[in-house]
RNA sequence: GUGGCUCUGGAGAGGCCCGGAAACGGGGACCGAAGGUGCAAGGCGGGGGACCGCUGAAUCUCUCAGGUAAAAGGACAGAGUGGA
Numbered sequence: 001g002u003g004g005c006u007c008u009g010g011a012g013a014g015g016c017c018c019g020g021a022a023a024c025g026g027g028g029a030c031c032g033a034a035g036g037u038g039c040a041a042g043g044c045g046g047g048g049g050a051c052c053g054c055u056g057a058a059u060c061u062c063u064c065a066g067g068u069a070a071a072a073g074g075a076c077a078g079a080g081u082g083g084a
Stems, first nucleotide, its partner, number of pairs: 002083001004081006016027004029068003035064001036062001038060001042055005
């Protein structure tokens, strides 16, 4: 340095509206920090060249998924502990 496990910290956004006894269904608003999409420089290839194709990161971007009281989850960070 890498992955697993344990503990601790850990943000944002209607406890929205309609139907329904409930289960659930429908509607519009919003959030980005599970997961996922997109790509700048650079690299590789093609072309005489303009340029084209492939590749290519994020906490950026999109909002598919997920989420919008608490709980749970939670990127990431700290500590501990095995393994190769």